[in-house]
RNA sequence: GUGCGUCUUCAGGGCGGGGUGAAAUUCCCCACCGGCGGUAUGCCGGCCGCGCCGAAAGGCAAGGUCUGCGAGCCCGCGAGCGCCUGCGCGAGCUUCACGAUGUGAUGCGCAGGGUCAGCAGAUCUGGUGCGAAGCCAGAGCCGACGGUCAUAGUCCGGAUGGAAGAAGAUGUGC
Numbered sequence: 001g002u003g004c005g006u007c008u009u010c011a012g013g014g015c016g017g018g019g020u021g022a023a024a025u026u027c028c029c030c031a032c033c034g035g036c037g038g039u040a041u042g043c044c045g046g047c048c049g050c051g052c053c054g055a056a057a058g059g060c061a062a063g064g065u066c067u068g069c070g071a072g073c074c075c076g077c078g079a080g081c082g083c084c085u086g087c088g089c090g091a092g093c094u095u096c097a098c099g100a101u102g103u104g105a106u107g108c109g110c111a112g113g114g115u116c117a118g119c120a121g122a123u124c125u126g127g128u129g130c131g132a133a134g135c136c137a138g139a140g141c142c143g144a145c146g147g148u149c150a151u152a153g154u155c156c157g158g159a160u161g162g163a164a165g166a167a168g169a170u171g172u173g174c
Stems, first nucleotide, its partner, number of pairs: 001174010016030004031154002033143002035077004042069002045066004051060003072141002080119002083113007092103002123139005145157003
């Protein structure tokens, strides 16, 4: 340095003003926000440095290299919903009736699974440049489920949850 195992910690932001109304942080006008990994023509810094200026000290500097940062809408992932499986609850049926047993709709709760993919969202124009999906400028667009005196990316709730992953500790193989 790298592979594998175990553990620890961390791991999401945002309604401010006005309007209508009985009622809206939910509608309308203006505003505000952007998880994780990858990609990189941008940026900060270190080192080298063609060459230029200077008497010198030193300054500038094409370019190279290394580290770090750098996309909501380019690629992929996560959460959420949906789907599937198991368990529990369960009205009803079975019975003369109750219980037991069996069956068991719609649905609810818990646990797990796969991501085949079902919802899984959303970008163009101009500029620069060898090259733009990423830079600069402009304009535009997107945002789970449940709840609510009224329709929610921004409020409340599941959630003191889970998690892409990040950092570290430790064991072990190469």
Molecule: FMN riboswitch aptamer (RFN element)
Organism: Paraburkholderia acidiphila